[in-house]
RNA sequence: GGGGGCGUAUUCCAAUUGGCAGAGAAGGGGGACUUAAAAUCCCUACAGUGUGGGUUCGACUCCCACCGCCCCUA
Numbered sequence: 001g002g003g004g005g006c007g008u009a010u011u012c013c014a015a016u017u018g019g020c021a022g023a024g025a026a027g028g029g030g031g032a033c034u035u036a037a038a039a040u041c042c043c044u045a046c047a048g049u050g051u052g053g054g055u056u057c058g059a060c061u062c063c064c065a066c067c068g069c070c071c072c073u074a
Stems, first nucleotide, its partner, number of pairs: 001073007010026003013022001019057001028044005050066005
């Protein structure tokens, strides 16, 4: 240089013939239980989807450019 994949909450990770962004796990806060704690159980807050455009009634999803990471190849 060429090709491909990925980027979503504090972290990990779901969500696609375009139609309600959190299904789920860990973590944070509060409570129950306990002499106290651990474990367990209950409640609760946290993202508009890497950035900027485009298409569309409607975009995490499709298109373009850019940024970052990973893989293959020369």
Molecule: transfer RNA
Organism: Actinomycetes bacterium